[in-house]
Context: one part of a larger RNA
RNA sequence: GGAUGAACGCUGGCGGCGUGCCUAACACAUGCAAGUCGAACGAAUAACCCGCCUUCGGGCGGUCAUAGAGUGGCGAACGGGUGAGUAACACGUGACCAACCUGCCCCGCACCCCGGGACAACCGCUGGAAACGGCGGCUAAUACCGGAUACUCCGGGCCUCGCGCAUGCGCGGCCCGGGAAAGCCCAGACGGUGCGGGAUGGGGUCGCGGCCCAUUAGGUAGUAGGCGGGGCAACGGCCCACCUAGCCUGCGAUGGGUAGCCGGCCUGAGAGGGCGAUCGGCCACAUUGGGACUGAGAUACGGCCCAGACUCCUACGGGAGGCAGCAGUGGGGAAUAUUGCGCAAUGGGGGCAACCCUGACGCAGCAACGCCGCGUGCGGGACGAAGGCCUUCGGGUUGUAAACCGCUUUCAGCAGGGAAGAACCAUGACGGUACCUGCAGAAGAAGCCCCGGCUAACUACGUGCCAGCAGCCGCGGUAAUACGUAGGGGGCGAGCGUUAUCC
Numbered sequence: 001g002g003a004u005g006a007a008c009g010c011u012g013g014c015g016g017c018g019u020g021c022c023u024a025a026c027a028c029a030u031g032c033a034a035g036u037c038g039a040a041c042g043a044a045u046a047a048c049c050c051g052c053c054u055u056c057g058g059g060c061g062g063u064c065a066u067a068g069a070g071u072g073g074c075g076a077a078c079g080g081g082u083g084a085g086u087a088a089c090a091c092g093u094g095a096c097c098a099a100c101c102u103g104c105c106c107c108g109c110a111c112c113c114c115g116g117g118a119c120a121a122c123c124g125c126u127g128g129a130a131a132c133g134g135c136g137g138c139u140a141a142u143a144c145c146g147g148a149u150a151c152u153c154c155g156g157g158c159c160u161c162g163c164g165c166a167u168g169c170g171c172g173g174c175c176c177g178g179g180a181a182a183g184c185c186c187a188g189a190c191g192g193u194g195c196g197g198g199a200u201g202g203g204g205u206c207g208c209g210g211c212c213c214a215u216u217a218g219g220u221a222g223u224a225g226g227c228g229g230g231g232c233a234a235c236g237g238c239c240c241a242c243c244u245a246g247c248c249u250g251c252g253a254u255g256g257g258u259a260g261c262c263g264g265c266c267u268g269a270g271a272g273g274g275c276g277a278u279c280g281g282c283c284a285c286a287u288u289g290g291g292a293c294u295g296a297g298a299u300a301c302g303g304c305c306c307a308g309a310c311u312c313c314u315a316c317g318g319g320a321g322g323c324a325g326c327a328g329u330g331g332g333g334a335a336u337a338u339u340g341c342g343c344a345a346u347g348g349g350g351g352c353a354a355c356c357c358u359g360a361c362g363c364a365g366c367a368a369c370g371c372c373g374c375g376u377g378c379g380g381g382a383c384g385a386a387g388g389c390c391u392u393c394g395g396g397u398u399g400u401a402a403a404c405c406g407c408u409u410u411c412a413g414c415a416g417g418g419a420a421g422a423a424c425c426a427u428g429a430c431g432g433u434a435c436c437u438g439c440a441g442a443a444g445a446a447g448c449c450c451c452g453g454c455u456a457a458c459u460a461c462g463u464g465c466c467a468g469c470a471g472c473c474g475c476g477g478u479a480a481u482a483c484g485u486a487g488g489g490g491g492c493g494a495g496c497g498u499u500a501u502c503c
Stems, first nucleotide, its partner, number of pairs: 001503004006499005013374006019367002021332001026330003030327003035074003040071002049062005081285003091209007100202002105198007113147004122137006153178007161170003183190001185188001211257003218248003223245004228240003260282004264275004287308005310321004338364001340363003346360001347358004377407004387398004411444001413439005421430001447492005452473003458487005468475002
């Protein structure tokens, strides 16, 4: 000098775009953050409206009905948060899988036949303070189950051909065994099943690369390998039985410390050094530890079970909870925001759709936290007012500065008009915002640090090794350009200084 997610002191007019718990992965009141489908299914029902009856109180029937709940489907594994752990194939990069999976989506081929029994809801009885149940009975389906058919899809056996990268891969033929399906609305959609291919997403293996300590030198028993098996989507000591005795290590094993990694960011002429906020990719985690279930996908933040700590409710028998989602609270801290508006846009889930949901997102609010832009006026105006300060008392300086004269009106203010963003009939949170026009009036808008040398800028007074200053050298003990105040001056400017950290 540059830089910062900064903080602190003094000061503070406006706008645009960004950014904003770096500390306690501390504890959390409250609200919201994941639902949706009646065109899968059974049931149920208020108002309005229509019809009928009426003792005028109302009753009965009807409607595509509309709620709340249930069965079923898809979603909830995305999106959002955090950085605790992790020195590891976690990440980056390159390669490989002849060892793998992939719901929804796209393409192609073929199919969708016949049956059955339940369980919720509901009704009855009943337990419990509650959370939540128990027993009996009825019922539908795209829920569940049985059967048929099946390309050769899977398993086994035989034959044949082609190929390769070791295990092997691919095509064809025959035989045996096994495996599908669902309808709904209604006449055209949306769906269902099997197989093959694609796309997307994922899983696995290996080479190389990126921290510190040797005041850590030896480490290792599923340890290293083999054979056989189990398990998995798949390979594998992943797991197991048996066998062998290996395997890693000074090119740093093991141990300890520290740390999410990268694209990138800062600095630097570069090499390099430092960092890993915001945005994007990957990983890991969701009160702590463990476990599986469901599913195409989780070992699952707003799912389940167990254990621990903590908080809450309780009728003491037993229950409920998890903000590292958005806001917000306490606490910690030098320090970091609103319990806002909207689904209008973009994107996501569900649905044929209408539409519903969406604290993702779009906006607004707060904060000079950062960058950028703008303003606080412009021109004239004296041998130069007053006042201040200095003075050799002549004057000098503040200083064209002010007053005064003329002019302008950015921004802010007031008033009128008023968008784009919307595609797709309609639909705009932002927003009466941006922007345009008009009006008034210099009117509302300047500070901070420094002035001994480094380093740009000097005098007076006060103080008297005191009070104090200080980045280094150093100032102050009676004339201090170094302390304090004043005048003057220098620098930067809605900022200026200080502190911290990196280059």
Small-subunit ribosomal RNA, 5' domain from an uncultured bacterium, 503 nucleotides, folded computationally. The coordinates come from a structure-prediction model, not an experiment, and the mean pLDDT is 85. It matches the Rfam family "Bacterial small subunit ribosomal RNA". Its family is annotated with ribosome and structural constituent of ribosome in the Gene Ontology.